A computed fold for a 349-nucleotide part of an RNA from Halomonas saudii, annotated as small-subunit ribosomal RNA, central domain. Its Rfam family is "Bacterial small subunit ribosomal RNA". Rfam 15.1 lists 42,628 matches to the family in 10,626 species. Its mean pLDDT, the model's own confidence on a scale to 100, is 90. NCBI's taxonomy places the organism under Bacteria, Pseudomonadota, Gammaproteobacteria, Oceanospirillales, Halomonas. The RNAcentral record of the full RNA draws on ENA.
[in-house]
Context: one part of a larger RNA
RNA sequence: CUGGGCGUAAAGCGCGCGUAGGCGGCGUGAUAAGCCGGUUGUGAAAGCCCCGGGCUCAACCUGGGAACGGCAUCCGGAACUGUCGCGCUAGAGUGCAGGAGAGGAAGGUAGAAUUCCCGGUGUAGCGGUGAAAUGCGUAGAGAUCGGGAGGAAUACCAGUGGCGAAGGCGGCCUUCUGGACUGACACUGACGCUGAGGUGCGAAAGCGUGGGUAGCAAACAGGAUUAGAUACCCUGGUAGUCCACGCCGUAAACGAUGUCGACUAGCCGUUGGGCGCCUCGAGUGCUUAGUGGCGAAGUUAACGCGAUAAGUCGACCGCCUGGGGAGUACGGCCGCAAGGUUAAAACUC
Numbered sequence: 001c002u003g004g005g006c007g008u009a010a011a012g013c014g015c016g017c018g019u020a021g022g023c024g025g026c027g028u029g030a031u032a033a034g035c036c037g038g039u040u041g042u043g044a045a046a047g048c049c050c051c052g053g054g055c056u057c058a059a060c061c062u063g064g065g066a067a068c069g070g071c072a073u074c075c076g077g078a079a080c081u082g083u084c085g086c087g088c089u090a091g092a093g094u095g096c097a098g099g100a101g102a103g104g105a106a107g108g109u110a111g112a113a114u115u116c117c118c119g120g121u122g123u124a125g126c127g128g129u130g131a132a133a134u135g136c137g138u139a140g141a142g143a144u145c146g147g148g149a150g151g152a153a154u155a156c157c158a159g160u161g162g163c164g165a166a167g168g169c170g171g172c173c174u175u176c177u178g179g180a181c182u183g184a185c186a187c188u189g190a191c192g193c194u195g196a197g198g199u200g201c202g203a204a205a206g207c208g209u210g211g212g213u214a215g216c217a218a219a220c221a222g223g224a225u226u227a228g229a230u231a232c233c234c235u236g237g238u239a240g241u242c243c244a245c246g247c248c249g250u251a252a253a254c255g256a257u258g259u260c261g262a263c264u265a266g267c268c269g270u271u272g273g274g275c276g277c278c279u280c281g282a283g284u285g286c287u288u289a290g291u292g293g294c295g296a297a298g299u300u301a302a303c304g305c306g307a308u309a310a311g312u313c314g315a316c317c318g319c320c321u322g323g324g325g326a327g328u329a330c331g332g333c334c335g336c337a338a339g340g341u342u343a344a345a346a347c348u349c
Stems, first nucleotide, its partner, number of pairs: 004320003007303002012317001014201004021194003025088007033081002035077004040072003049065006091191001092188004096183003103177007110154001115149007125136002162169002206247006215241002220236004258316006266294012298305002322349003331342004
């Protein structure tokens, strides 16, 4: 390279936007680069292959043919691809009108609870466990009532529910703002898909500077357990968890399933729209965009998947190629660091 693959065997980049590139709807005219047919020239000879001939055969030699897959030239063709022109509306997009939503950012605000502080009542325990102890408490704890402070998170609603590209998003209100969906018309007229590099976003932990700290809680200390117990259990407790700004760029970043499009039985549920029918009721049917369960065909090594495909196809990208060594070393790039990313070999089974 050819080939085969990527849900679980090795393999889909964490997710978007997008450059180059690759690919690209319907009609019509032109062109003739690709493409197809033919002409002429060339493609040395030998060799290989085919049919003959000569050495008694063969090797060997020799005649003819084919082939030389190619290149150039000219003539012709016009379906497809390309290019140019004109046009179209089914892809894509815009306008208008709607309703849904924890989508994002900023500001404000509410109640419950924990903790702490102050005060009242009140007295000997509280707490914790398998059982205990450390711990707290007669300097008045725990319990209970009133007042206050502060931080963090928002019970019920709540749902295989909703929104978002992914990460993710949950009290309420306001402002700013993104996307999707629905309806009937109008408009643009292929403006599209994918996307190497690139660029942005990206849980948690971690890092820098400053702030904050109620609860929780790595580290740490003590008490238990135990043969030991650098653990599991208990009492404490600092980073951190929270905020602002700046880094980090990873994950079982998972549907372990790249994105886009087309096509291919049904049945049941649910969310947001639209349209019907009606004995108008928490009724019923159709349709569309999501989100779940089962299942025909098909597919799969099996499990399973099955219009939200892992079915049947197309376009483009990424990735895999035995286990260990190793996602390591070295080098490059990035980072304050932690480290990330790219990524081997010897050796060994």